[in-house]
RNA sequence: GGUGCUGUAGCUCAGUCGGCAGAGCGCGGAUCUUAUAAGUCCUGGGUCGUGGGUUCGAUCCCCACCAGCACCA
Numbered sequence: 001g002g003u004g005c006u007g008u009a010g011c012u013c014a015g016u017c018g019g020c021a022g023a024g025c026g027c028g029g030a031u032c033u034u035a036u037a038a039g040u041c042c043u044g045g046g047u048c049g050u051g052g053g054u055u056c057g058a059u060c061c062c063c064a065c066c067a068g069c070a071c072c073a
Stems, first nucleotide, its partner, number of pairs: 001072007010025004019056001028042004049065005
């Protein structure tokens, strides 16, 4: 330098033939316990990597860029 994959909540990851963004764990609160942990219940948390384009409407389609990984040279 080229090709491909990945980028979504604090972490690990779903998601959608384009139509209200989700789960588990974690954080916080309550309950339980002499206390802690575990268990149970409740709860907040998001510019969907960045910038454009298409569209009535984009996490999703198109382009460029950024970061990480793998392969080729």
RNAcentral holds the sequence, with entries from ENA. A computed fold for a 73-nucleotide RNA from Streptomyces malaysiensis subsp. samsunensis, annotated as transfer RNA. NCBI's taxonomy places the organism under Bacteria, Actinomycetes, Kitasatosporales, Streptomycetaceae, Streptomyces malaysiensis.